The part of an RNA shown here (large-subunit ribosomal RNA, domain IV) has 328 nucleotides and comes from Acidibrevibacterium sp.
[in-house]
Context: one part of a larger RNA
RNA sequence: CGAUGUCGAAGGAACUAGGCAAAUUGCCCGCGUAACUUCGGAAUAAGCGGGACCCUUUUCUGGGCAACCAGGAGGGGGUGGCACAGAGCAGGGGGUAGCGACUGUUUAUUAAAAACACAGGGCUCUGCGAAGUCGAGAGACGACGUAUAGGGUCUGACGCCUGCCCGGUGCCGGAAGGUUAAGGGGAGGAGUGCAAGCUCCGAACCGAAGCCCCGGUAAACGGCGGCCGUAACUAUAACGGUCCUAAGGUAGCGAAAUUCCUUGUCGGGUAAGUUCCGACCUGCACGAAUGGCGUAACGACUUCCCCACUGUCUCCGGCAUCGGCUCA
Numbered sequence: 001c002g003a004u005g006u007c008g009a010a011g012g013a014a015c016u017a018g019g020c021a022a023a024u025u026g027c028c029c030g031c032g033u034a035a036c037u038u039c040g041g042a043a044u045a046a047g048c049g050g051g052a053c054c055c056u057u058u059u060c061u062g063g064g065c066a067a068c069c070a071g072g073a074g075g076g077g078g079u080g081g082c083a084c085a086g087a088g089c090a091g092g093g094g095g096u097a098g099c100g101a102c103u104g105u106u107u108a109u110u111a112a113a114a115a116c117a118c119a120g121g122g123c124u125c126u127g128c129g130a131a132g133u134c135g136a137g138a139g140a141c142g143a144c145g146u147a148u149a150g151g152g153u154c155u156g157a158c159g160c161c162u163g164c165c166c167g168g169u170g171c172c173g174g175a176a177g178g179u180u181a182a183g184g185g186g187a188g189g190a191g192u193g194c195a196a197g198c199u200c201c202g203a204a205c206c207g208a209a210g211c212c213c214c215g216g217u218a219a220a221c222g223g224c225g226g227c228c229g230u231a232a233c234u235a236u237a238a239c240g241g242u243c244c245u246a247a248g249g250u251a252g253c254g255a256a257a258u259u260c261c262u263u264g265u266c267g268g269g270u271a272a273g274u275u276c277c278g279a280c281c282u283g284c285a286c287g288a289a290u291g292g293c294g295u296a297a298c299g300a301c302u303u304c305c306c307c308a309c310u311g312u313c314u315c316c317g318g319c320a321u322c323g324g325c326u327c328a
Base pairs, nucleotide, nucleotide: 001323002322003321004320005319006318007317008316010314011313014312019309027051028050029049030048031047036041038157052079053078054077055076056075057074058073059072060071061070062069063068080084092307093306094305095304097302098301099299100298104116105115120155121154122153123152124151125150126149132141133140134139158294159293160292161291163224164223165222168221169220170217171216172215173214174213177212178211179210183206184205188201189200190199191198192197225243226242227241228240229239252286253283264280265279266278267277268276
């Protein structure tokens, strides 16, 4: 000097990105226990008290024929210690907001999460030798199942809901029409031959799916405007005009895990708050199953605050063990 323990005056988070680490709490019994809530919870909420041993007494339970043995509950009196759940084992607590409903799953070896999954919801395909998947095939799985089944895909408990656009792309439907290959067809033509013929080229016309075309479909991929004016203070604009569009963002939410300007503005909390909470709405660039907004319970998740507690700190020190270093 370091490591691992342990103790510490006064203060008590002033440390720090952050209470990281440590400390506190911890068991049993009795009392007591809020908001909120899906009425189950939240809850060991929080908070308060008791606990050893001796004497005495009341009573109960079990076993036993009984003597008695084992155990529980209560009353009264006393004893010792700094300390009686005497060591060890053994929750710190409360409030707030975000995200995800939950228990689960995951990057074996830097990520455990808000990511994945999940019950629940929707769309879609599939009538059975099913669709789909594997295989060159036979065949197999699906399934010894049969639409309350199986496959694909999106969403993700629950509550309230899920608006407008089918112009583009996709998918589905459409006995017409246009286009369209091989093939059919053969007007007409060419080569050759004395000829019969042989060999070629070839116009109309007939000819699928597909594409064009006509419809449907957004819990399919996706999309969801601009400018100007207007009210008897001002400001603002319920109102009007105009251009464009397939249609111009509804409900709800909103400086948000989304807000650039931005430490927006106001309120709260602090003596002081780029974070936090509540509002406002000027949404650079929220928005409805790429789900929207809420939500009790849950979380080794994340944010902020408070109580308790502490060597995290002011500010470092002692002790123990081990290592290093120096000397012998």
Description
The coordinates come from a structure-prediction model, not an experiment, and the mean pLDDT is 90.